[in-house]
Parts: sequence; structure tokens; C1' cells
RNA sequence: UAUUCCUAAAGGCAAACUGUCCCGAAAGGGCAGGACGCAAAGCCAUGGGCCUAAGAGCGCUAUUGCUGCAUUUAUGGUCGCCAGGUUGCCAAU
Repeated sequence: UAUUCCUAAAGGCAAACUGUCCCGAAAGGGCAGGACGCAAAGCCAUGGGCCUAAGAGCGCUAUUGCUGCAUUUAUGGUCGCCAGGUUGCCAAU
């Protein structure tokens, strides 16, 4: 320097759950604890999937609405769902 992630050690990350009630309409996220797991569980929402539906569209109701109900939609999320891109420790070769 290149390739690989089968093995060891050191170090790293941190699901569920709990707390906080900090951000958000929600989904979700932050922070503290926690320890199921992870060799990219580092980074990028680019494609698919999934979650949410504030706003918007459409329908119904109706004494015409800053209404209610149902429904569609991502411009919101998730990289610890998969694929892709990109960087990379130790170790091995």
C1' cells in the first nucleotide's frame, strides 16, 4: 500500500425498557440511565420497504363551517428493514 472481516485483545456503538418533559402536529428525535445485539449498529434518506399525516386534495354530513367523520398524499421520519454510495480501527493475508 492492497484485499478480507474467519479468530484474539484493546477500544467503540447501544435495542427493549426507565427517567427527563428538551424539540416535534404526529411518527420520531435529544439528554441521562440501561445492555438485546452490532465489524461498519461510522456517515449520506439516493432507490425500495415501513411509520406518521401537520398542511393540502377528495368524499360525506350540513343551515355552508377557524366544524365533525372517513380517506389519499411526504414536503416529516427510520441508515439497528434491505439495496446503493462513501470513509475506516485492530487483526489476518

This is a predicted structure of a 93-nucleotide RNA (c-di-GMP-I riboswitch aptamer).
It matches the Rfam family "c-di-GMP-I riboswitch aptamer". From the family's description: GEMM was predicted in a large-scale screen for bacterial structured RNA regulatory elements.